[in-house]
RNA sequence: GUAUCAUUAGCUCAGCUGGUAGAGCAUACGACUCUUAAUCGUACGGUCAUGAGUUCGAUCCUCAUAUGAUACACCA
Repeated sequence: GUAUCAUUAGCUCAGCUGGUAGAGCAUACGACUCUUAAUCGUACGGUCAUGAGUUCGAUCCUCAUAUGAUACACCA
């Protein structure tokens, strides 16, 4: 340098052909318990990497950019 893949909550990840985004863990509160832990319940948490385009409507389609991974190539 080229190609492919990935980027979604604090972390690990879903989201099946476009229709106003979810789970587990973590955190907070509560229940239970003599207390803690465990267990159960509730709540909190996201400009879906960034910017444009298409569309009535984009996490999803198209383009560019950024970061990371893999493969290949180049150089001394």